[in-house]
RNA sequence: AGAGUUUGAUCCUGGCUCAGGAUGAACGCUGGCGGCGUGCCUAAUACAUGCAAGUCGAGCGAGAAUUCUGAAAAUGAAGCUUCGGCAGAUUUUUCAGAAGGACAGCGGCGGACGGGUGAGUAACGCGUAGGCAACCUGCCCUUAGCAGAGGGAUAGCCAUUGGAAACGAUGAUUAAAACCUCAUAAUAUCGUAGUAACACAUGUUGCAACGGUCAAAGAUUUAUCGGCUAAGGAUGGGCCUGCGUCUGAUUAACUAGUUGGUGAGGUAACGGCCCACCAAGGUGACGAUCAGUAGCCGACCUGAGAGGGUGAUCGGCCACAUUGGAACUGAGACACGGUCCAAACUUCUACGGAAGGCAGCCAGUAAGGAAUUUUGCACAAUGGGGGAAACCCUGAUGCAGCAACGCCGCGUGAACGAUGAAGGCCUUCGGGUUGUAAAGUUCAAAACCUAGGGAAGAAGAAAGUGACGGUACCUAGGGUUAAGCCCCGGCUAACUACGUGCCAGCAGCCGCGGUAAUACGUAGGGGGCAAGCGUUAUCCGGAAUUAUUGGGCGUAAAGAGUGCGUAGGUGGUUAUCUAAGCGCAAGGUUUAAUCUUGGGGCUCAACCCCAUUUUGCCUUGCGAACUGGACUACUUGAGUGCAGGAGGGGAAAGCGGAAUUCCUAGUGUAGCGGUGAAAUGCGUAGAUAUUAGGAAGAACACCGGUGGCGAAGGCGGCUUUCUGGACUGUAACUGACACUGAGGCACGAAAGCGUGGGGAGCAAACAGGAUUAGAUACCCUGGUAGUCCACGCCGUAAACGAUGAGCACUAGCUGUUGGUCCCGAAUGGGAUCAGUGGCGCAGUUAACGCAAUAAGUGCUCCGCCUGGGGAGUACGGUGGCAACACUAAAACUCAAAGGAAUUGACGGGGACCCGCACAAGCAGCGGAGCAUGUGGUUUAAUUCGAAGCAACGCGAAAAACCCUACCAAGGCUUGACAUCCCUCUGACCGCUCCUUAACCGGAGCUUCUCUUCGGAGCAGAGGUGACAGGUGGUGCAUGGUUGUCGUCAGCUCGUGUCGUGAGAUGUUGGGUUAAGUCCCGCAACGAGCGCAACCCUUGUCGUUAGUUACUAACAUUCAGUUGAGAACUCUAGCGAGACUGCCGAGGUUAACUCGGAGGAAGGUGGGGAUGACGUCAAAUCAUCAUGCCCCUUAUGUCUUGGGCUACACACGUGCUACAAUGGUCGGUACAAUGAGAAGCAAAACUGCGAAGUGGAGCAAAACACCAAAACCGAUCUCAGUUCGGAUUGUAGGCUGCAACUCGCCUACAUGAAGUCGGAGUUGCUAGUAAUCGUGGAUCAGCAUGCCACGGUGAAUGCGUUCCCGGGUCUUGUACACACCGCCCGUCACACCAUGGAAGUUGGGGGUGCCCAAAGUUGGCCGAUAAAUAGGUUACCUAAGGCAAAACCAAUGACUGGGGUGAAGUCGUAACAAGGUAACC
Repeated sequence: AGAGUUUGAUCCUGGCUCAGGAUGAACGCUGGCGGCGUGCCUAAUACAUGCAAGUCGAGCGAGAAUUCUGAAAAUGAAGCUUCGGCAGAUUUUUCAGAAGGACAGCGGCGGACGGGUGAGUAACGCGUAGGCAACCUGCCCUUAGCAGAGGGAUAGCCAUUGGAAACGAUGAUUAAAACCUCAUAAUAUCGUAGUAACACAUGUUGCAACGGUCAAAGAUUUAUCGGCUAAGGAUGGGCCUGCGUCUGAUUAACUAGUUGGUGAGGUAACGGCCCACCAAGGUGACGAUCAGUAGCCGACCUGAGAGGGUGAUCGGCCACAUUGGAACUGAGACACGGUCCAAACUUCUACGGAAGGCAGCCAGUAAGGAAUUUUGCACAAUGGGGGAAACCCUGAUGCAGCAACGCCGCGUGAACGAUGAAGGCCUUCGGGUUGUAAAGUUCAAAACCUAGGGAAGAAGAAAGUGACGGUACCUAGGGUUAAGCCCCGGCUAACUACGUGCCAGCAGCCGCGGUAAUACGUAGGGGGCAAGCGUUAUCCGGAAUUAUUGGGCGUAAAGAGUGCGUAGGUGGUUAUCUAAGCGCAAGGUUUAAUCUUGGGGCUCAACCCCAUUUUGCCUUGCGAACUGGACUACUUGAGUGCAGGAGGGGAAAGCGGAAUUCCUAGUGUAGCGGUGAAAUGCGUAGAUAUUAGGAAGAACACCGGUGGCGAAGGCGGCUUUCUGGACUGUAACUGACACUGAGGCACGAAAGCGUGGGGAGCAAACAGGAUUAGAUACCCUGGUAGUCCACGCCGUAAACGAUGAGCACUAGCUGUUGGUCCCGAAUGGGAUCAGUGGCGCAGUUAACGCAAUAAGUGCUCCGCCUGGGGAGUACGGUGGCAACACUAAAACUCAAAGGAAUUGACGGGGACCCGCACAAGCAGCGGAGCAUGUGGUUUAAUUCGAAGCAACGCGAAAAACCCUACCAAGGCUUGACAUCCCUCUGACCGCUCCUUAACCGGAGCUUCUCUUCGGAGCAGAGGUGACAGGUGGUGCAUGGUUGUCGUCAGCUCGUGUCGUGAGAUGUUGGGUUAAGUCCCGCAACGAGCGCAACCCUUGUCGUUAGUUACUAACAUUCAGUUGAGAACUCUAGCGAGACUGCCGAGGUUAACUCGGAGGAAGGUGGGGAUGACGUCAAAUCAUCAUGCCCCUUAUGUCUUGGGCUACACACGUGCUACAAUGGUCGGUACAAUGAGAAGCAAAACUGCGAAGUGGAGCAAAACACCAAAACCGAUCUCAGUUCGGAUUGUAGGCUGCAACUCGCCUACAUGAAGUCGGAGUUGCUAGUAAUCGUGGAUCAGCAUGCCACGGUGAAUGCGUUCCCGGGUCUUGUACACACCGCCCGUCACACCAUGGAAGUUGGGGGUGCCCAAAGUUGGCCGAUAAAUAGGUUACCUAAGGCAAAACCAAUGACUGGGGUGAAGUCGUAACAAGGUAACC
């Protein structure tokens, strides 16, 4: 940084898509380690359990367990004993004291911090900058001062007692740093009247006087700590203000405590904060109100930036704590783990009542969801609360656990290693690739295990104190362990095979898949990233695709139909002042973290630490060029005056002639009218035509003109009246008065609407006639609204120059309208202003084009656009009598829609030209019979192919068998045929016999070569598998070959030039030609493939050569038979000849054309071969070759028989005819090309004949095969015939193993249709058509076909209007598969979203009324003197109820249009003059 995608290709416009980065992510596959972070985005859903806020005994009373001491009582051990007792241990109980200090209580401080969440909130909520002369502040710090004297209670405890419990009730009794009274007291506070200073409106500060009011608490270990008052500080808060802070105008008006004032109240404090009264204000297009959405910011992501998006973690602020309301306490709350009330829910209950609040948190559970962790350890550190302290508490916090959720780092090995192993895959079978990869050798150690050592983090007087943790880290030893995911058609790096066969599937866009898929699936290989990789979702980017930076509006989307003008925006010259904008400088602030830059610390990095920089806002000072403001002046912008001329500018009234129609009268007679052609219509009741008179309405010929006027719409006979504007000249006046213009107002074609007139012509609707498949049309005949006038609506048009208005500037040339000036005698010339046209430079544009009347260069203002369709539609609103207009979406759907230009193709567009294309002719076909091919039908099979021209006497230049591919039946299975291997044999071939329909099968006979004797060759039989074989499929996988346009004159290239480009030029133009043939001209100059020529043949002559050809002369013969000849014919070699060469005319002194001469031939002499680039997926896999697929005891192969020959019918191509230009009979001539040995076959003989016998000659200018029509006679005499010969019968001939299905020929007999052929259609321009026969290939036999050959031998051609085909140029195009194109609408069917709809349901917010808990405040009563508790009451009010309207959402029988769908139906509207030009 770009890329893909609209087209046959191009440029542009324009959308869609991709490549990048990011995430609190999720899902799929996979998963080694460590560090640092992060982890309910959904249900502000509901929560079991535990924990998260306590602490102080140095404030107080009481004080359990326990211990000690003492006393008393009881007990009574050892021991002693006089046995009576002594002794008194021990134990127990009671009392007193001391220690001890649990639970609970009074009291103090803290539960307003810390922690959570983002529901609400569009707000002074937040951010930023300020203000408070309108405020508060516990604990903490500083300073000054003080602490005197009393008192009465109350928890606890005890007793009684209610209750299931929660929780109480009563009585007695007790303490304090709890509570109360008195004293003292001011720099506190209040009152009184002063004074000084200051100030920012109310005011603030200081000084002094008098009077009133108010305080305290003690504890102790004797170090201290605590208490009260006042002032100050610090910290934290409260309030106010400027600026900034999402979307919708299809939300335009909102507001009654509302805005302000006075007074009282309330608060820490200002304030309608609250109340009473007074006034009527306040907000709003600079967007109020309403609706929707949303916590805000530092920051985070992206971006070059400007911007855009986000608001997790961390930090600041706010709000909230199940929902709603309320206050209490307190320094601080209207309070997450406090209180009261109401509601919902949950739990307990003895049914009477109670309890609860995990968005606290931490864990955890359920639910929801695509989705988010452990009911862990510790207070060791940091911090917080309490305490004098020890210490206690702390799910804050520090750590650990889980999760690849993210970022960062490391590893999964390194070196050597070629027989390039094996295996896999591919293969042209040679090999290639995987691949130094592996194996192998030598090394190493990230993690793991074991053992040893072992931190910092601890905060320095010393000591003690570690949850993490025996962790990080170090050392030694040991064995073991770690790669996946996505992609490989283009974008986008990376290709092959197989499978599949528009199926299965892929796909981000374009698009892949219908039998050779680099796009599906698998494999091999490759590419990318890597403990991750892909997908999905979202955001920014690319997108200059909302354009401030940085876009546009003639034709692509886009200039309002036009003007006037309000707000707003912008604005000429000059002086002075100001300092709002602007510029410079300084200061303040911009928390920390983050970002940038520079350092440093963890082995690096992520991460962490230190330092630095930074756009905003505020304050102060300075400056004065520019903009703004104030004031002064000016005239050039603008306007006014004066003097002129031009004009279909507007309104009203009057007048005029031509034409049309109608009426009346006359003349006159049979038609008129209308059309492509007709008909309807009018007319003998007298039309049309014509003459005269009259009536009515509408429009104004000629002049008339890219001429005039108007803002646009628009305006056209003449005259008059009223009236607007522009222009020219002048320079007297004003002195910036200007430009544009959101809303607003006015005008505004045609059609349409309302009321009243009018109505000649024209003419929607309608009627009739035609046309047509239909014709609700086009054409014709009629005809009503309307068109006209007056008044009033409507407000739209392709209202167009598809081009908003204004100002300025930027080459020219040439018309024309209206003025003025100058020159000139004049037609005229020059200058200038205002219009209106054409061409054209620079410039511009995607191109076309525009070009002083800009679409050029600049400035100002307004309007409008942002892919196509849905749709200028729905809903809502506004206007309108209505029709309708204006404003104006979304769902859904497509990957395009579009502009300009290019090349083709096409046109029922144009111009030119050619062709047996038409015309002019000749002969046909189409009718008959037969032959042949095809379709169809039939069949066991009727094998297959060919299908408009360009299939159909075609493949087939020969279907009885064979061919043969088809059918039936019977056989074979390495095979009928080829190669390789093994075994056996010596043959194979051939002959005979049996069997069979035949092949097959069986038996018999005969029986190899060479040799160095080892063997080899060859052949056969048998066997195994590789393989053979296939006329099986695909001509849409192919080669080759062929047809066709078309023997048409075209098709291209190099260089140059033009164009952004596709492309153009050349190749177009003027002539000419059969021809892109040639000439001339030309930004082209040349060249190639085609044309022509070169080739073959034919036509004339010469020469050479004369055998098998020929025979003039000589000789000879039946006969060129022979001798002979080399003249002629002929043969076949070589040459000549024709070139517009010559003459004339035309033409451009050209090319060339026309005429003529000469010549055998004259303008490519005739004919042939020769077929450019390409088109038709044209034909052929069945000539052949061939990829792939398919069959393999059969789709191969062999055999017999059948079929390809069928037959109601249809078509093509032919033959024979229908007759006298003929038939029959008889006679008599004249060719050429060819082929010939398994051949052609003569003479002669036989047969009516086909033919047979025969065999001379000939491998051919030698022999043989060989003419017919014609000509000369005769006959027939116009008939279904002496025409015609089909069909059938009989008898024969030939070929062949074999003529039944199914050959050809002959003789005799039979004697069908047919009397010249409808619509239509074919061939042919001269040795041609027509007609006549001959030959050949194929072939045993079998042409009416095919290919050749000669004989006889015409007619016509004015010409290019028309039909068909083709060529060139041009034009239009919405076609490019290219008109057999494209494409529109209804209807039918399916699906999707959406509008309307009687209604129905739900929701949030507000309004009015009713009721009213708790609670504050106030009133009243008040136990007991006061105060108070308590009771009661008033106002307010949450929740609740009732009511009406609006809004939003969902749903609704039915219904409207829209979109999308496979090959549906009906027509053919548009694109070409689209067949009636299209469109608004």

This is a predicted structure of a 1480-nucleotide RNA (small-subunit ribosomal RNA) from an uncultured bacterium.